The RNA shown here (transfer RNA) has 80 nucleotides and comes from Chlorella variabilis. Its mean pLDDT, the model's own confidence on a scale to 100, is 80. Rfam family: tRNA. The family's RNA type in Rfam is transfer RNA. The organism belongs to Chlorella, within Eukaryota. RNAcentral holds the sequence, with entries from Rfam.
């Protein structure tokens, strides 16, 4: 240096044009229970007063982007 391939909340992970919202699980918080904890039930948990934005940064196609393309950057793998 080349050619694949990945990059989604703290953390792990689904989703590959449209649905209703970025699913489920861990964690944390509060609550219920309990003498007081564990377990188990409820509700909450990106950003914002809302509207609305948010999927590695930044652009672009399209009536619509996480999802398609282009460029950066991370990381991994194979060549050299």
């Nucleotide at each position: 240096g080349a050619u694949c391939g990945c990059g989604u909340g703290g953390c792990c992970g689904a989703g590959u044009g449209g649905u209703c919202c970025a699913a489920g699980g861990c964690g944390c918080u509060g609550u219920g229970u309990u003498a007081a904890g564990g377990c188990c039930g409820c509700a909450g948990u990106c950003c914002g007063a809302a509207a609305g934005g948010g999927c590695g940064c930044a652009g672009g196609u399209u009536c619509g982007a996480a999802u398609c393309c282009u460029g950066c950057c991370g990381c991994g793998a194979u060549c050299a």